[in-house]
Notes:
A computed fold for a 358-nucleotide part of an RNA from a metagenome, annotated as large-subunit ribosomal RNA, domain IV. Its mean pLDDT, the model's own confidence on a scale to 100, is 86.
Context: one part of a larger RNA
RNA sequence: UCGUGGUGAAGGAACUCGGCAUAAUACCCCCGUAACUUCGGGAUAAGGGGGACCUGAUACGUAUAAGAGCUUUGCCUUGAAAGCGUUGAGGGUCGCAGAGACCAGGCCCAAGCGACUGUUUACUAAAAACACAGGUCCGUGCUAAGUCGAAAGACGAUGUAUACGGACUGACCCCUCCCCGGUGCUGGAAGGUUAAGGGGAACUGUUAAUCAACUUUGUUGGUGAAGCGGUGAACUUAAGCCCCAGUAAACGGCGGUGGUAACUAUAACCAUCCUAAGGUAGCGAAAUUCCUUGUCGGGUAAGUUCCGACCUGCACGAAUGGAGUAACGAUUUGGGCGCUGUCUCCACCACGAACUCG
Numbered sequence: 001u002c003g004u005g006g007u008g009a010a011g012g013a014a015c016u017c018g019g020c021a022u023a024a025u026a027c028c029c030c031c032g033u034a035a036c037u038u039c040g041g042g043a044u045a046a047g048g049g050g051g052a053c054c055u056g057a058u059a060c061g062u063a064u065a066a067g068a069g070c071u072u073u074g075c076c077u078u079g080a081a082a083g084c085g086u087u088g089a090g091g092g093u094c095g096c097a098g099a100g101a102c103c104a105g106g107c108c109c110a111a112g113c114g115a116c117u118g119u120u121u122a123c124u125a126a127a128a129a130c131a132c133a134g135g136u137c138c139g140u141g142c143u144a145a146g147u148c149g150a151a152a153g154a155c156g157a158u159g160u161a162u163a164c165g166g167a168c169u170g171a172c173c174c175c176u177c178c179c180c181g182g183u184g185c186u187g188g189a190a191g192g193u194u195a196a197g198g199g200g201a202a203c204u205g206u207u208a209a210u211c212a213a214c215u216u217u218g219u220u221g222g223u224g225a226a227g228c229g230g231u232g233a234a235c236u237u238a239a240g241c242c243c244c245a246g247u248a249a250a251c252g253g254c255g256g257u258g259g260u261a262a263c264u265a266u267a268a269c270c271a272u273c274c275u276a277a278g279g280u281a282g283c284g285a286a287a288u289u290c291c292u293u294g295u296c297g298g299g300u301a302a303g304u305u306c307c308g309a310c311c312u313g314c315a316c317g318a319a320u321g322g323a324g325u326a327a328c329g330a331u332u333u334g335g336g337c338g339c340u341g342u343c344u345c346c347a348c349c350a351c352g353a354a355c356u357c358g
Base pairs, nucleotide, nucleotide: 001353002352003351004350005349006348007347008346010344011343014342019339027051028050029049030048031047036041038171052093053092054091055090059086060085061084062083067078068077069076070074094098106337107336108335109334110333111332112331113329114328118130119129134169135168136167137166138165139164140163146155147154148153172324174322175321178253179252182251183250184247185246186245187244188243191242192241193240197236198235202231203230204229205228206227209223210222211221212220213219214218255273256272257271258270259269282316283313294310295309296308297307298306
């Protein structure tokens, strides 16, 4: 100096990002117990008192002896004392200390988030993330949809729409406004467009034949049937797309400008432009607010955090759910009581290690 354990005057969070760590609380009995609440809880709420040993009043439980009773002589009814057990007033004894060691909740207030129990990054994250019961939508009529598999087949399911699969939301309570123009999905089939295929007009290659010319046992040029080939128009033809509707608990979206009231300010009101429609209820400097430590109030001597309001919402908002909410949480934030070496400010003791000396 370090580690582990212990003690500490006075103060008691002044420490620190933050009470991290320590200390404190702790068991049983009795008294007592608030807001709120989904009436179950909250609750061991909180807050108090007692606790050893000896003696022991009282009361109760238990089984019945003696005895007594007679509406049944009974496994009947009643029933002191004694025994055993519980209770433990009062009295006494000892110690610094009686749940004497070990073991063994700190508590309260307010707010955010998530309803809850549960699950998770095996080895830096346990959470507000995931899941969840509940809600809604979509698909599926059974050889179901869906999934695995070239297939056979299997799961779904030895189930049958109160079932199964998929998506979103996430207990409960009050609710969930407007927009179908875009994208998607569903339905429609009149018209437009549209593939292979069908179709075969027309054109074309080849040459038997035929015509003409000529340098004539042939050569060159023109026309060109049939057959075999090539190219191939009109016409015909599906879904799809265009088109027409529906659909937002589908993906998503949910305005601007100018003016106006008899103080001022503000604008219930008016005008105008644009849009598919212009954000409703509720909430709001919020896990969302840049400016911002917004402003006001509370708490403190003093508060960038916290709580309650305001609304100027840079850039909340309704199942990408909105707003509340008892209970719950090794959750996050602020405050208080108790408690303490966290600190003012360190000291000492025990054990161990290192170091120095021997």